[in-house]
């Protein structure tokens, strides 16, 4: 300085689960256990999906629910995309 994803020992992230707090929720955050799992499980909602929530409209109606559209979110540990970087191989 370019390229390549074999391994993951050496160090790093940390799912579920408890306790606590925040939100209406989806989910977030701290702690504790713990180790599902990760070469970006590092960022960054651009595109799709999956979820929440509110409004309206349908179906049914005692209520509950299902289901469209339109707003707001939430998920980067769903996927593709962008960006940046560890280590390794040449």
């Nucleotide at each position: 300085a370019a390229u390549u994803u074999u391994u993951a020992a050496a160090g790093c992230c940390a799912a579920c689960c408890u306790u606590g707090g925040u939100g209406u929720g989806a989910a977030c955050c701290a702690a504790g256990u713990a180790a599902c799992g990760g070469a970006a499980a590092g960022c960054c909602u651009c595109a799709g999906g999956u979820c929440u929530c509110u409004a309206a409209g349908u179906a049914a109606u005692u209520u509950a629910u299902a289901u469209u559209u339109a707003a707001a979110g939430a998920u980067a540990g769903c996927u593709g995309g962008g960006u940046u970087g560890c280590a390794u191989u040449u």